[in-house]
This record gives sequence, C1' cells and structure tokens, in this order.
RNA sequence: AGCGGAGAAGAGAAAUGGUUGUCUCGUCAGGCUCAUAAUCUGAAGAUUGUAGGUUCAAUCCCUACCUCCGCUC
Repeated sequence: AGCGGAGAAGAGAAAUGGUUGUCUCGUCAGGCUCAUAAUCUGAAGAUUGUAGGUUCAAUCCCUACCUCCGCUC
C1' cells in the first nucleotide's frame, strides 16, 4: 500500500427491509430454605461503532470514516 472479515445491554450470541431488537450467563429485588447453593418469578440494563444516503419503513442495502482480527506486497 492492497484485499477480506468483524463491531449489537456487563460477557457471549440470534434477528430474510416490516414497525415493542430477542436468547443464555451475569446484576438487582422477591419467593422457596434454619441458612447457602440449586431452582422459580419479576425488574433494570442497547442511541445496533460514527456520519451520511436509498426507502413509506434500515440491525439488515449503499458510501465514507473509526477500531479490532487475518492475508498479500
């Protein structure tokens, strides 16, 4: 310098362009228990990396940039 992949709650991952962004673990509260663990119920927690564009509608499609990983030179 060129090419490819990835970026989403605290962590890890779903989501064919279709209107409330889900799941597991974790956190908090409660139930159960003599108590803890396990288990059950509920809650909080996301400007889907940033900025634009396309569209009636974007996590999803397009462009540029940022960060990380890999390959080539």